[in-house]
RNA sequence: GGGAAACCGCCGCCUAAUCGCCAUACGCGAGCCGGGGAACCACGUACCUGGGGUGCAUCCGCGACAGAGCGGUAGGGAUCUUCCGUCCCGAACCCGUCAGCUAACCCGGUCGGCGGCUGACGGAAGGACGC
Numbered sequence: 001g002g003g004a005a006a007c008c009g010c011c012g013c014c015u016a017a018u019c020g021c022c023a024u025a026c027g028c029g030a031g032c033c034g035g036g037g038a039a040c041c042a043c044g045u046a047c048c049u050g051g052g053g054u055g056c057a058u059c060c061g062c063g064a065c066a067g068a069g070c071g072g073u074a075g076g077g078a079u080c081u082u083c084c085g086u087c088c089c090g091a092a093c094c095c096g097u098c099a100g101c102u103a104a105c106c107c108g109g110u111c112g113g114c115g116g117c118u119g120a121c122g123g124a125a126g127g128a129c130g131c
Base pairs, nucleotide, nucleotide: 009117010116011115012114013113014112018030019029020028021027031110032109033108034107035106036105041100050098051095052094053093054092059072060071061070062069075089076088077087078086080126081125082124083123084122085121
């Protein structure tokens, strides 16, 4: 001098997953999010291979069955929004034979994973905020 990594801080992203009290905590609130639950409406019945929920993550083909994997796809993400382009994701888990919608009412969650150090994929248009 260069590179890498770790820790702290700050600035941002995906997500409901943030903030405030206060630590007797296995806490308490606010905000945001999810589930159950009438009437009306909807659902024809039975059996089989039950059924249902969170989530963007569904479906199709190939893969000897299965699987690993491969190629697509509904859908979703890329830092204020929209358009165009480009690049990614397209998982995982839970309930336990039970749940349509659903006022009152009841019950829960508030994790985790990343990027950067003045730049946040590129371009165009338009805003907002600050000075």

Predicted 3D model of a 131-nucleotide RNA (c-di-AMP riboswitch aptamer (ydaO/yuaA leader)) from Plantactinospora sp. KBS50. The source organism's lineage runs through Bacteria, Bacillati, Actinomycetes, Micromonosporales and Plantactinospora. It matches the Rfam family "c-di-AMP riboswitch aptamer (ydaO/yuaA leader)". Gene Ontology terms of the family: cyclic-di-AMP binding and regulation of gene expression. Its mean pLDDT, the model's own confidence on a scale to 100, is 78.